[in-house]
Lysine riboswitch aptamer from a Fimbriimonadales bacterium, 182 nucleotides, folded computationally. Of the family's consensus pairs, 100% are formed in the model. NCBI's taxonomy places the organism under Bacteria, Bacillati, Armatimonadota, Fimbriimonadia, Fimbriimonadales. The sequence was found by an Rfam model in a public genome assembly. The prediction has a mean pLDDT of 79.
């Protein structure tokens, strides 16, 4: 001295993010399932797939129609509470958990490491989903916060405001310490 470099602490963006064995509501759905009748005639169930094993089935399975009965989960909205500002999301790898009667795979959950995305919104497309809800990925659009550059105004400067262009959160702002220089 705080301009460069390193570390730490505290903050900001706003329809801001996430969670809750919290409460209520809509939807799921008159669906799945169960029972009965009729048709029909050999498979069906135990999970989404494969294998094994087991169970049901010509004393009539799956299936279809009709009638009676009739859920739930995940997801969503509102309120409240909690944690926060790489909040969070997504993806890859590894490990663990979980599952269904068993084994394996997939899916799901958690942790660690790495990559990408500043944020919300709208539209289109893909995926998930019962779905015109919602989530997620990509692209585009304007908006917004931040920093940089240029121009203009204010008031010569510092500063402030506006406009235009551009970058990314491994960023930005404030403070402290170290470091550095003499």
């Nucleotide at each position: 001295u705080c301009g460069c470099c390193g570390a730490g602490u505290a903050g900001a963006g706003g329809c801001g993010c996430a969670g809750g064995a919290c409460a209520g509501c809509a939807a799921g759905a008159g669906u799945a399932g169960g029972c009965g009748u009729u048709a029909g005639g050999a498979g069906g169930c135990g999970u989404g797939c494969c294998g094994a094993c087991g169970c049901c089935g010509c004393a009539g399975a799956g299936u279809a129609a009709c009638g009676c009965u009739g859920a739930a989960a995940g997801g969503g909205c509102u309120g409240c509470c909690u944690g926060c500002c790489g909040a969070a999301g997504u993806u890859a790898u590894g490990c663990g958990c979980c599952g269904u009667u068993c084994g394996g795979c997939a899916a799901g959950c958690g942790c660690a490491u790495g990559g990408c995305u500043g944020g919300g919104c709208u539209g289109c497309a893909g995926g998930g989903g019962a779905a015109u809800a919602c989530c997620u990925u990509g692209c585009a659009g304007a908006c917004u916060g931040u920093c940089g550059c240029u121009u203009u105004g204010u008031g010569u400067a510092c500063g402030c405001a506006a406009a235009g262009c551009g970058g990314a959160g491994c960023g930005c702002u404030a403070c402290u310490c170290g470091a550095g220089u003499u």